[in-house]
RNA sequence: GUCCCUAUCGUCUAUGUAGUUAGGACACCAGCCUUUCAAGCUGGAAAACCGGGUGCGAGCCCCGGUGGGGAUA
Numbered sequence: 001g002u003c004c005c006u007a008u009c010g011u012c013u014a015u016g017u018a019g020u021u022a023g024g025a026c027a028c029c030a031g032c033c034u035u036u037c038a039a040g041c042u043g044g045a046a047a048a049c050c051g052g053g054u055g056c057g058a059g060c061c062c063c064g065g066u067g068g069g070g071a072u073a
Stems, first nucleotide, its partner, number of pairs: 001072007010026004019056001028044005049065005
């Protein structure tokens, strides 16, 4: 240089062939419980890399960019 894969809460991850409020685990916060802590129970906050396109509607499809991983010389 060329080609392939990939990007979703703090972390990991689900999301069928686009369709109501993007779900779960751990972590975090609050409450309950406890003499206290941990554990446990209940509740809560928190996410689609950036730009454009298609379409009634995009996390999902298309194009470009950026980051990460891989193959090749």